[in-house]
RNA sequence: AGUACUGUAGCACAAUGGUUAGUGUAUCCGACUGUCUCUCGGAAAGUUACGGGUUCGAAUCCCGUCAGUACUGCCA
Repeated sequence: AGUACUGUAGCACAAUGGUUAGUGUAUCCGACUGUCUCUCGGAAAGUUACGGGUUCGAAUCCCGUCAGUACUGCCA
């Protein structure tokens, strides 16, 4: 340098172009308990990497940029 894949909540991941983007875990609050744990209930936490485009409608499709991984190649 080229090609492919990946980027979504603190972390790990879902989500046929169509309801208000969900699940687990973690965090916080409450219930339970003599206390802690467990269990139960609830809450908060999202620029779907960034910028554009297509569309009535984009996490999803297209283009560019950035970052990571893998492979190939170039110089030394």